[in-house]
C1' cells in the first nucleotide's frame, strides 16, 4: 500500500468480502525444556469445613498450673532407743512474697487500615484547575505550660434463680492508666465595647481590658514510658466552585422545600440540611424532565495522524458488603468478618426461642463455552499491638495446577549417487520423493545420571531449595506437528465420487476426464504450536476536523416573509474577551519513547532524561476578530421623474360557437366507425331560415414574448393595489446576507354548506372488439368541472439544478428603458435591467454545464450514507373525512444503480437487393398407385436424419449374402494382426458319413525350397501368455468432412489520431456498381481475407493435324464416302484470335449513366467450378480416424430360418390420370450423351409377347440401341367412353443354390378410383418454364415413377418496390446480451421464517393517594429509678419523621395470545401479460 465482486465488456458511484494488528479467552489436533506473566468476563447464585485482627501482666483485680523462696502446719521409711521417746526429714495443708506460662474480666491502641467486588451511580461520581475570610485531623513533629488533693462506684467472683439453648435476672464483696466533683489557668473558648493594619463581599489579623468557662493518671528494670492544655508543622479527610464526561425529542415541558429572604435549629463547617413565617419563584431546544446503558480515570488495543474501540492485571479516585431502613461507639463509620429493627433465605430447637451472612484466601454445588491448591512461610517487605522480648498478619513472599499469553532454547552437524529399496507418477524411455535415507566421522544445548553449591541477611534468623548456578562421565539417543495449495495468496498431479457425498471468508465449485468434495504422492506456510470461532481498531475518505457529497448514481425544504442564531463595508481612538509571546505553578507513580545498566540473550526488572500535545496564575503585543466611542458612504433603502406588462382582486359590458326551446321550409333518412352496432327519426330527426334561454370559455393578435415568491396569470371597460426596471443624486448611515422553530402563500383531485348546471366527463349503462375485454373505440351519462365561504396541503409542486455576493474570453437574437452620432433610417454604437442559441479556460463517472455556471471564492440554511423490507408499523401532531406528516425494526440479497460502448431486437425510421411480392405459365393440395417418415403392431419390425437447413434422406439397388435386429443351434487367444515359447505336420487338392447348417468324424493324393547337414525361411496345425474383437456409450470431449444463413458482401489488420475507458475513426458523407465496384470528399494513410479477375464448357474466327469422323471438286461403283482420292466444308483435339464502356452522340466533375455504330457476341455474353471473418454445442464415433467409459466362454465370432417388405391410419416427394391440343390404328422423319468382355451382342430362325436357338462385329468417333414428341392419312365424337389403367384371375418367360414370406417382365382375361381437385401452397425471367423421349451409375436380376447426366420441340409475363419473406447499409429506442423463443409484473394454490394488529392475561419497573408504622435520632416526660456529682442523671410512657408492608389508581416496559393483516424467501404450479421497441392505448 492494496485486492476479489454489478457488466458481453468500459468508465463511475456504491454496498460486501479478504488480506494486518490486538485478546483475561474458548473449541479442534497435537505437545520437549526453561524464564517472566496471567487465570470465574456467566449467578453483587447459594456456601459445609478451615484460616484471614489482634495486641498489651511496664494500666487492674481475681483466679489457676509448674518452679522456688520464707514462715506455719502435717509429720512417712530409715536410724537409733532405756521402747516413754529421740533423730530424721519424705510428705499433706496453711500464709506471704518471687518468677515463668494459662485462659477469661475491668481498662488502652487497633478492629474506619490492609483485602475484595463493580451490583447501584449519568452525578460535583470521576478526571482537571482552583477556593474554605465556612472545617477537623488520633498516632507522628516541634514549642509552651502543667500534674494539687479527695470521692463513690462496678465487672470479674461468691450465693440465689429463670431457660433446652442463646443469654439473664437478683443479691454480696473488690480494682485501676475505668468514672466523678473541687483546687490552679501561662494560654484556649464565650460574651462586651475599643484601636490600628488589611482584604474580592460576609469579613481577617494584632493589641490590651472587663466579665464568665473548661484540665490531668500514673507505671517503673531509675535509663524513661505516659498524661493534660494550648499552639505550630506534617499527615489525612470534609465542603464549595469553573470546565471536561454515553444514546434516545417516536421523551418538550419539569419543579411547593421546588427558587430567593428574615429568624431560629443542626453541624466539624457552608448551605432549604431541618423549621416557622413572607415573597413567587427556578430549570429548559446551548436539551430541563424522563427513560435505555455504564463505575470513572492514569492507562491499554489499533491507527501515518485526527481519531476509534476497551476499562482484566498494575496504580489513583467512588460505591457496595444477603435485602432494606437506623443510629451509636469513636480522633475518624453511619462501620465486609460491631450494634439495633424488617424482609427473604439456612440452620438449632425441648416449639417457648435461638444462630447465621466467603463480592477476605483455599474449597463445594450451580450457571457457563469457559478460568488453579481446602499448599509452605511470616525468612525477606509492609501492617496492628507491646518499652521490649515477641504475638497476631490467606496483605505478602513462594510453591503447585493450565501452551492462557509474551521470549528464548532444542529435537542434531559434516560428508554421503549405487541417485538404493519402498511409495506416487508416467508419453513406459523416464520423472518426483532425494542427500534425503542407510553408511562415514564429530558433538551433547535440553531432558536423564553423579559431585559442588549460592546471593537474598546490616549480628542472629531462608518459606522458596539442595533451587538458580558451576563441573564430570555417558548414549544420536527421550524430544514435529498443524493448518493450506481454483482466484483474491505462497504452493500439482493420480485416483474415488459423478448437482450425489460434500466444499465455501467473498467470487464460487461437484450433473464421468473435479488443480475447488474425499484420498494419497508431491508441494508451500508456520513451528511447541496450527487452525477455527467470537469481539475490537485498520483498510472504509463507507460518517469525510484533517478528508466526501446533493442536474442524471442516494440526496435542493413547493414558494415566500421572518424569530433566536450563524456570517457580515471603509476609516479612527480606546478596552483586552479570543488569538500570539515571556514566566510560574501543577500534568502522582507506573507504562509508552530516548539513552544507559542487571539477569549467559530476549521476554523482565531498572536508573537517568524528554514527553504528557492540558488547566491555572501572572507580565506583555494589539495585526485580526470581538467590544465600547467617533465618523464616511461604496452595500441597503427613501425621496423625485418616466415608460412597460395575461401581476392581483371587485364590478360591469362583448361578439363568435355549443346545446335546449318556439315557429317555418322540407323528407328520409341521420349519426357513428377499421367495419359495424348501440342511439335519433314518419308523433317528421338530421339539414336549413327566424326568434328566444342558458351556462361556460375568450379563436385570430400569439412570439423559447410579458408579469408573478412559487403555484400560477390571456375578451373589453372601470376602480382599488402589490412588485420590478430606467434616470437623478436631494436624504439616512450598514440600517445588511441567511435563515432552526413560526407564519402566510401552495395546481388538479377530494370534503362541507349554499347556488349554478350549455359543453366535456371518473362511476355508471348499452353497443361493438376479443378466447375473455370489468379496457383502448361507439352512443349515452351522474358527481365534479362553474360561483360564495370554509377546509385539505399534496404533484415529475422539474431548470429533477437552495438563497445571497463578488471575480473570469467571447458571438448572434429578443424583451423593456436611457445615452452619443450623423447620412435622419426599418440607421450605427453604447449602457442598464430581464429572457434566449452557441461557445473558450475551467469543471464533470460520462452526459454535459459555461457571466442566468454543474467554474473559482465567501456566507448560511435543507438533505444524503448498498437494495429490498418501507415512506411501511407503531407512537405522536394535523384533518370531518379521505389522508397528509415525523418515522423505524426484525428479515433478506450481494448486489441494486448512473452514463457512455459493441451488438442484437422492435407490430421505429431512411436507402437498396432477390422469382420476395407483383406480372404470367405449369404444378401441389382431391383419384389411383410408387416411395420416404410418423404412429401402431411385433420375438424382431436394426440403426442414424427432425423447421427452414429430417421425409424417392444416408441406402448409385434389403429373396440368400447385405444385416447392424429377432430366434434357435454352436466357437473361446478366438473369423481378422503381431510377438514369444512350445506339439504335430509341407502347403493344399479330392472325397464320404451324421446333421438345417456352422460343425463333428472318417477316407484318398501330394512330400516341395536353400542348406556349411546341425538346421533355417515360408505355410498349415496343438498348447499356454501378451492380446484380438465390439455398427456397444458419449458428434455435449474431439479430427475430417457436410449442411445453412450465402455467392449475401461483408470481415478485419498495422501505423496514426481521438476517447480516463470500453471503444471509434479507417469501413461513415455525397454518387455510382451485381458487388466494401469505382469515383469525390473527409486525421487518417495503407494492407489482408473476401468480391471481379485468372480455371473449365457453350458461342465466332483462324492456324496445326486428317482416322475409325467428313465428301466440295475428279474418277470407280454392288449407289452404301462403298472404293480410289482430298484436307476445302462438317466435326474431332490442341493451339491462338476477339469485347477493352474501345469508337460515336449525349448526361455527369468524376466513377459512371443512357442510346447507337461496327461485331458471331455489348456493357460480369451465358454456364459452372469457386463459399470471406463467423452462426446454429447444427450432422455424422453406422464411411474412416480417435480421447474416455463399458463387455471379455460375451455387448466378441459363426450357422440357419425370419425380420428390416406388418397396417385402422396421418404427412412429405413423384409417377399416371382424369381426355379430342386427346386415345388407337397405319405410313414416314429429325439426335445428343453416354456404356459395353463373366460385357454389349447384328443379321438370320422359333415364339402373340416376354423371351428362345445361334453368334457376324466390337476393349470401341470402325460393333452394337426402333428416339419420341412431330409429320401423313385412317377411325373414335364427349360418354366414366376405343378416356383411365389400378385390382384381381389364369398361363408364361427370364435372373439366380433358391423367387412363399418378398423380384421384374409377358400374353388372355378382369376394368376400381378418377370429369381438372376447398383451405392453404411450390418451381421458373430465355434455349428458361412447359412438353419428349435417350443414356448412364448401383446391379445376377429388381421394386428406378427415384437420382445423374443427354438432347428434340418450345412459349408467356415483369406496370412496379405499397404489401408478404428473406438479405445489406445507416439512423433511433432500450429495463434484451443464453441477445425478443429476450426480459418481466401482479393475483391465486402450497411450504417456511421474521413481523403488525388483536378479546384478554401474566410479570417488571416507576409513581401518586390514603393507611400502618418496626428499630433509632430528635422533642416531651410522672407520683419511677438514681452511690458520687443536682438548676444532675437515666427511664417507662407520649408525639414528629420513617423502612417493610396493605388498599386503589396511573404510566411505561416485556412474555404468551384465538383469530387477523401485509412482508420475506421457495429448478421446473395456475391466470392473464402491466412494463422495457411507438412494448403495440406513448
Nucleotide at each position: 500500500a492494496g485486492a476479489g465482486u454489478u457488466u458481453g465488456a468500459u468508465c463511475c458511484u456504491g454496498g460486501c468480502u479478504c488480506a494486518g494488528g490486538a485478546u483475561g479467552a474458548a473449541c479442534g489436533c497435537u505437545g520437549g525444556c526453561g524464564g517472566c506473566g496471567u487465570g470465574c468476563c456467566u449467578a453483587a447464585c447459594a456456601c459445609a469445613u478451615g484460616c484471614a485482627a489482634g495486641u498489651c501482666g511496664a494500666a487492674c483485680g481475681a483466679g489457676g498450673u509448674a518452679u522456688u523462696u520464707u514462715g506455719a502446719u502435717u509429720g512417712a521409711a530409715g536410724u537409733u532407743u532405756u521402747c516413754g521417746g529421740a533423730u530424721g526429714g519424705a510428705u499433706u495443708u496453711c500464709a506471704a512474697g518471687a518468677u515463668a506460662c494459662c485462659g477469661a474480666g475491668u481498662g488502652g491502641c487497633g478492629g474506619a487500615c490492609g483485602g475484595g467486588u463493580g451490583a447501584g451511580u449519568a452525578a460535583c461520581g470521576c478526571g482537571u484547575g482552583g477556593g474554605u475570610a465556612a472545617c477537623c485531623u488520633g498516632c507522628c513533629u516541634c514549642a509552651u505550660a502543667c500534674a494539687g488533693g479527695g470521692g463513690g462506684a462496678u465487672a470479674a467472683c461468691g450465693g440465689u434463680u429463670a431457660g433446652a439453648a442463646a443469654u439473664g435476672a437478683c443479691u454480696g464483696c473488690u480494682a485501676a492508666u475505668a468514672c466523678c466533683g473541687c483546687a490552679u489557668a501561662a494560654g484556649c473558648g464565650c460574651a462586651c465595647a475599643g484601636u490600628a493594619c488589611c482584604g474580592c463581599a460576609u469579613g481577617g489579623u494584632a493589641c490590651g481590658g472587663u466579665g464568665u468557662g473548661a484540665a490531668a493518671a500514673a507505671c517503673u528494670c531509675c535509663g524513661g514510658u505516659g498524661g493534660u492544655a494550648u499552639g505550630a508543622g506534617a499527615u489525612g479527610g470534609a465542603c464549595c466552585c469553573g470546565c471536561g464526561u454515553c444514546u434516545g425529542a417516536u421523551u418538550a415541558g419539569c419543579u411547593a422545600g421546588u427558587u430567593g429572604g428574615u429568624g431560629a435549629g443542626g453541624u466539624a463547617a457552608c448551605g432549604g440540611c431541618c423549621c416557622a413565617c413572607c415573597a413567587a419563584g427556578g430549570c429548559g431546544a446551548c436539551g430541563a424532565u424522563c427513560a435505555g446503558u455504564a463505575g470513572c480515570c492514569g492507562a491499554c488495543c489499533u491507527g501515518a495522524g485526527a481519531g476509534g474501540g476497551u476499562g482484566a492485571c498494575c496504580g489513583g479516585c467512588c460505591a457496595c458488603a444477603u435485602u432494606g431502613g437506623g443510629a451509636c461507639u469513636g480522633a475518624g463509620a453511619c462501620a465486609c468478618g460491631g450494634c439495633c429493627c424488617a424482609g427473604a433465605c439456612u440452620c438449632c430447637u425441648a416449639c417457648g426461642g435461638g444462630a447465621g451472612g466467603c463480592a477476605g484466601c483455599a474449597g463445594u454445588g450451580g450457571g457457563g463455552g469457559a478460568u488453579a491448591u481446602u499448599g509452605c512461610a511470616c525468612a525477606a517487605u509492609g501492617g496492628a499491638g507491646g518499652a521490649a522480648a515477641c504475638u497476631c498478619u490467606g496483605a505478602u513472599g513462594c510453591a503447585g495446577c493450565g501452551a492462557c499469553g509474551c521470549c528464548g532454547c532444542g529435537u542434531g552437524a559434516g560428508u554421503g549417487a549405487a541417485g538404493a529399496a519402498g511409495u506416487a507418477u508416467u508419453u513406459c524411455g523416464g520423472u518426483a520423493u532425494g542427500u534425503a535415507a542407510a553408511g562415514c566421522u564429530c558433538u551433547a544445548u535440553c531432558a536423564g545420571c553423579a559431585g559442588g553449591g549460592a546471593a537474598g541477611a546490616a549480628a542472629a534468623u531462608g518459606a522458596c531449595g539442595g533451587u538458580a548456578c558451576c563441573u564430570g562421565a555417558c548414549u544420536a539417543a527421550g524430544a514435529a506437528g498443524c493448518c493450506c495449495c481454483g482466484g483474491c495468496u505462497a504452493a500439482c498431479u493420480a485416483c474415488g465420487u459423478g448437482c450425489c457425498a460434500g466444499c465455501a471468508g467473498c467470487c464460487g465449485c461437484g450433473g464421468u476426464a473435479a488443480u475447488a468434495c474425499g484420498u494419497a504422492g508431491g508441494g508451500g506456510g508456520c513451528a511447541a504450536g496450527c487452525g477455527u470461532u467470537a469481539u475490537c481498531c485498520a483498510g472504509a475518505u463507507u460518517u469525510a476536523c484533517u478528508g466526501g457529497g446533493u442536474g442524471u448514481a442516494a440526496a435542493g425544504g413547493g414558494a415566500g416573509c421572518g424569530u433566536a442564531g450563524a456570517c457580515g463595508g471603509c476609516g479612527a481612538c480606546g478596552c483586552a474577551a479570543g488569538u500570539c509571546u515571556g514566566a510560574a505553578g501543577u500534568g502522582a507513580a507506573a507504562u509508552a519513547c530516548c539513552c544507559g545498566g542487571g539477569c549467559u540473550c530476549a521476554a523482565c526488572c531498572u536508573g537517568g532524561g524528554a514527553a504528557c500535545u492540558g488547566c491555572u496564575u501572572u507580565g506583555g503585543a494589539a495585526a485580526c476578530u470581538g467590544u465600547g466611542u467617533u465618523g464616511c458612504u461604496g452595500g441597503a433603502g427613501u425621496g423625485c421623474u418616466g415608460g412597460a406588462g395575461a401581476g392581483g382582486u371587485a364590478a360591469g359590458c362583448g361578439g363568435a360557437a355549443u346545446u335546449c326551446c318556439u315557429a317555418g321550409u322540407g323528407u328520409a333518412g341521420c349519426g357513428g366507425u377499421g367495419a359495424a352496432a348501440u342511439g335519433c327519426g314518419u308523433a317528421g330527426a338530421u339539414a336549413u331560415u327566424a326568434g328566444g334561454a342558458a351556462g361556460a370559455a375568450c379563436a385570430c393578435c400569439a412570439g423559447u414574448g410579458g408579469c408573478g415568491a412559487a403555484g400560477g396569470c390571456g375578451g373589453c371597460u372601470u376602480a382599488c393595489u402589490g412588485g420590478a426596471c430606467a434616470g437623478u443624486a436631494a436624504c439616512u448611515g450598514a440600517c445588511g446576507u441567511u435563515g432552526a422553530g413560526g407564519c402566510u402563500c401552495g395546481a388538479a383531485a377530494g370534503c362541507g354548506u349554499g347556488g349554478g348546471g350549455a359543453g366535456c366527463a371518473a362511476a355508471c349503462a348499452g353497443g361493438a372488439u376479443u378466447a375473455g375485454a370489468u379496457a383502448c373505440c361507439c352512443u349515452g351519462g351522474u358527481a365534479g368541472u362553474c360561483c360564495a365561504c370554509g377546509c385539505c396541503c399534496u404533484a415529475a409542486a422539474c431548470g429533477a439544478u437552495g438563497a445571497a455576493u463578488g471575480u473570469u474570453a467571447g458571438u448572434c437574437g429578443u424583451c423593456g428603458g436611457g445615452u452619443a452620432g450623423c447620412u435622419a433610417g426599418u440607421c450605427u454604437a453604447u449602457u442598464c435591467g430581464g429572457u434566449g442559441a452557441u461557445g473558450c479556460a475551467g469543471c464533470u463517472a460520462a452526459c454535459g454545464c459555461a457571466u442566468u455556471a454543474a467554474a473559482c471564492a465567501u456566507u448560511c440554511c435543507g438533505c444524503c450514507u448498498g437494495g429490498g423490507g418501507a415512506g411501511u408499523a407503531c407512537g405522536g401532531u394535523c384533518g370531518c373525512a379521505a389522508g397528509a406528516u415525523u418515522a423505524a425494526a426484525a428479515c433478506u440479497c450481494a448486489a441494486a444503480g448512473g452514463a457512455a460502448u459493441a451488438g442484437a431486437c422492435g407490430g421505429g425510421g431512411a436507402c437498396c437487393c432477390g422469382c420476395a411480392c407483383a406480372a404470367g405459365u405449369g404444378g401441389u393440395g382431391g383419384a389411383g398407385c410408387a416411395u420416404g417418415u410418423g404412429g401402431u403392431c411385433u420375438a424382431a419390425u436394426u440403426c442414424g436424419a427432425a423447421g427452414a437447413u429430417a421425409c424417392g434422406c444416408g441406402a448409385a439397388g434389403a429373396a440368400c449374402c447385405u444385416u447392424a435386429c429377432c430366434u434357435a443351434g454352436c466357437c473361446u487367444u478366438g473369423a481378422c494382426a503381431u510377438a514369444u515359447a512350445u506339439u504335430a505336420g509341407a502347403a493344399c487338392a479330392c472325397c464320404c458319413u451324421a446333421g438345417a447348417g456352422a460343425u463333428a468324424g472318417a477316407g484318398u493324393g501330394g512330400u516341395g525350397c536353400c542348406u556349411u547337414c546341425g538346421g533355417g525361411a515360408g505355410c498349415u496345425u496343438u498348447u499356454a501368455u501378451a492380446c484380438a474383437g465390439g455398427u456397444g456409450c458419449u458428434g455435449c470431449a474431439c479430427g475430417g468432412c457436410u449442411g445453412u444463413c450465402g455467392u449475401c458482401a461483408g470481415c478485419u489488420c498495422g501505423u496514426g489520431u481521438c476517447g480516463u475507458g470500453a471503444g471509434a475513426u479507417g469501413u461513415u458523407g455525397g454518387g455510382u456498381u451485381a458487388a466494401g465496384u469505382c469515383c469525390c470528399g473527409c486525421a487518417a494513410c495503407g494492407a489482408g481475407c473476401g468480391c471481379a479477375a485468372c480455371c473449365c464448357u457453350c458461342g465466332u474466327c483462324g492456324c496445326u493435324a486428317g482416322u475409325u469422323a467428313c465428301u466440295a471438286a475428279c474418277g470407280g461403283u454392288u449407289c452404301g464416302g462403298c472404293c480410289g482420292a482430298g484436307g476445302a466444308c462438317u466435326c474431332u483435339a490442341g493451339u491462338g484470335a476477339g469485347a477493352c464502356u474501345g469508337c460515336c452522340u449525349u448526361c455527369g466533375u468524376a466513377a459512371g449513366g443512357a442510346g447507337g455504330a461496327g461485331g458471331a457476341a455489348g456493357g460480369u455474353g451465358a454456364g459452372g467450378a469457386c463459399g470471406a471473418c463467423g452462426u446454429c454445442a447444427a450432422g455424422u464415433c453406422a464411411u474412416c480416424a480417435u480421447g474416455g467409459c463399458c463387455c471379455u466362454u460375451a455387448c466378441g465370432g459363426c450357422u440357419a430360418g425370419g425380420g428390416c417388405a406388418a397396417c385402422a391410419c396421418a404427412c412429405g416427394u413423384g409417377c399416371u390420370a382424369c381426355a379430342a391440343u386427346g386415345g388407337c390404328c397405319a405410313g414416314g422423319a429429325c439426335a445428343a450423351u453416354g456404356a459395353g468382355a463373366a460385357g454389349c451382342g447384328a443379321u438370320a430362325c422359333c415364339g402373340c409377347g416376354a423371351g428362345g436357338u445361334g453368334g457376324a462385329g466390337c476393349a470401341a468417333a470402325u460393333c452394337u440401341a426402333u428416339a419420341a414428341a412431330c409429320c401423313u392419312g385412317g377411325u373414335c365424337u364427349c360418354a366414366g367412353u376405343u378416356c383411365g389403367g389400378a385390382u384381381u384371375g389364369u398361363a408364361g418367360u427370364c435372373u439366380g443354390c433358391a423367387a412363399c414370406u418378398c423380384g421384374a417382365c409377358u400374353a388372355c382375361a378382369u376394368g376400381a378410383a378418377g370429369c381438372u381437385g376447398g383451405a392453404a401452397u411450390c418451381a421458373c425471367u430465355a434455349g428458361u418454364a412447359a412438353u419428349c423421349g435417350u443414356a448412364g451409375a448401383u446391379c445376377a436380376g429388381c421394386u428406378a415413377u427415384g437420382c445423374u447426366a443427354c438432347g428434340g420441340u418450345g412459349a408467356a409475363u415483369a406496370c412496379g418496390u405499397u404489401c408478404c419473406c428473406g438479405g445489406g447499409u445507416c439512423u433511433u429506442g432500450u429495463a434484451c446480451u443464453c441477445a425478443c423463443c429476450g426480459c418481466c409484473c401482479g393475483u391465486c394454490a402450497c411450504a417456511c421464517c421474521a413481523u403488525g394488529g388483536g378479546a384478554g392475561u401474566u410479570g417488571a419497573u416507576u409513581u401518586c393517594a390514603c393507611c400502618c408504622g418496626a428499630a433509632g435520632c430528635g422533642g416531651g416526660g410522672a407520683a419511677g429509678c438514681u452511690a458520687a456529682a443536682c438548676u444532675g442523671g437515666c427511664u417507662a410512657c407520649c408525639c414528629u419523621c420513617c423502612a417493610c408492608g396493605g388498599u386503589g389508581g396511573a404510566a411505561u416496559u416485556a412474555g404468551c395470545g384465538a383469530c387477523u393483516g401485509g412482508g420475506g424467501u421457495g429448478a421446473a404450479g395456475u391466470c392473464g401479460u402491466a412494463a422495457c421497441a411507438a412494448g403495440g392505448u406513448a